[in-house]
Context: one part of a larger RNA
RNA sequence: CUGGGCGUAAAGCGUACGUAGGCGGCAAGUUAAGUUAGAUGUGAAAGCCCCGGGCUCAACCUGGGAACUGCAUUUAAAACUGGCUUGCUAGAGUUGAGUAGAGGGGAGUGGAAUUUCACGUGUAGCGGUGAAAUGCGUAGAGAUCUGAAGGAACACCAGUGGCGAAAGCGACUCCCUGGACUCGAACUGACGCUGAGGUACGAAAGCGUGGGUAGCAAACGGGAUUAGAUACCCCGGUAGUCCACGCCGUAAACGAUGUCAACUAACUGUUGGGACCUUAAAGGUCUUAGUGGUGGAGCUAACGUAUUAAGUUGACCGCCUGGGGAGUACGGCCGCAAGGCUAAAACUC
Numbered sequence: 001c002u003g004g005g006c007g008u009a010a011a012g013c014g015u016a017c018g019u020a021g022g023c024g025g026c027a028a029g030u031u032a033a034g035u036u037a038g039a040u041g042u043g044a045a046a047g048c049c050c051c052g053g054g055c056u057c058a059a060c061c062u063g064g065g066a067a068c069u070g071c072a073u074u075u076a077a078a079a080c081u082g083g084c085u086u087g088c089u090a091g092a093g094u095u096g097a098g099u100a101g102a103g104g105g106g107a108g109u110g111g112a113a114u115u116u117c118a119c120g121u122g123u124a125g126c127g128g129u130g131a132a133a134u135g136c137g138u139a140g141a142g143a144u145c146u147g148a149a150g151g152a153a154c155a156c157c158a159g160u161g162g163c164g165a166a167a168g169c170g171a172c173u174c175c176c177u178g179g180a181c182u183c184g185a186a187c188u189g190a191c192g193c194u195g196a197g198g199u200a201c202g203a204a205a206g207c208g209u210g211g212g213u214a215g216c217a218a219a220c221g222g223g224a225u226u227a228g229a230u231a232c233c234c235c236g237g238u239a240g241u242c243c244a245c246g247c248c249g250u251a252a253a254c255g256a257u258g259u260c261a262a263c264u265a266a267c268u269g270u271u272g273g274g275a276c277c278u279u280a281a282a283g284g285u286c287u288u289a290g291u292g293g294u295g296g297a298g299c300u301a302a303c304g305u306a307u308u309a310a311g312u313u314g315a316c317c318g319c320c321u322g323g324g325g326a327g328u329a330c331g332g333c334c335g336c337a338a339g340g341c342u343a344a345a346a347c348u349c
Base pairs, nucleotide, nucleotide: 004320005319006318007303008302012317014201015200016199017198021194022193023192025088026087027086028085029084030083031082033081034080035077036076037075038074039073040072041071042070049065050064051063052062053061054060091191092188093187094186095185096183097182098181099180103177104176105175106174107173108172109171110154115149116148117147118146120144121143125136126135162169163168206247207246208245209244210243211242215241216240220236221235222234223233258316259315260314261313262312263311266294267293268292269291270290271289272288273287274286275285276284277283298305299304322349323348324347331342332341333340334339
């Protein structure tokens, strides 16, 4: 190189944008680089292969042929690929009118609850557990009423509902802003798909500087339990959780299923549009973009999957190649650090 694979056996990069590259719609013309055919030259000899000959045979030697699948030049062909030219509208996009939405950023506002503080009422308990104790309380707790402060999160609505590339997004109002979907016409005219490197985003935890701190709560202290209890349970409680700015770049980052496109039974629920019919209804039919369930062919080792494919195909990328050693060592790059990315071998079964 050739091969087989990647839902669960090893294997889809966390996600997107995009450079190079790879691949690329319909029609006509042209070219002749790829492609195909012919010719010429070359492809040393020996060797290999075939047919002969010589050593008694063979090895060996020797004659002839074939082959040397290649390269160069040249002539021709023009279907396909490529180049160039012209055109088209089915891919892609733009404009218009609408629709839904926890999509993103900023500012402001609200109510419930917890906690704390202050005043009042009021008296001996409260709290907690399997049972207790630590803890709080006669310096007046807990309970209850009124008021205040402050931080964080937004009950119901709420839905295999919606939006977003993924991470993720949920009180209300305003401002700024991205995308999607639907309809009908007009316009551009292949402008497309994928994407090594690269760039951006990227939960939680963690880190730096400054702020904030109600609740919760690693660490830590105490009480229990226990043979012990560095735990599970209880009372406390600091980082952190929150905000601003800057890092980190990882997750069972999961649908354990890369992206794009085409095709391939049926039934049923639901979300957002559109069209038609009607008994004008909380109706029916069709269609389109999502999101679920059931299920056939097919596929699959089975489980299962099944128009949201793991079916049938095409394009491009990533990845796998027995277990352990090991996602480790070393080196390099990145990081303030924690560490991340890349990534072996000896040895062993």
Background: The part of an RNA shown here (small-subunit ribosomal RNA, central domain) has 349 nucleotides and comes from an uncultured bacterium. Its mean pLDDT, the model's own confidence on a scale to 100, is 90.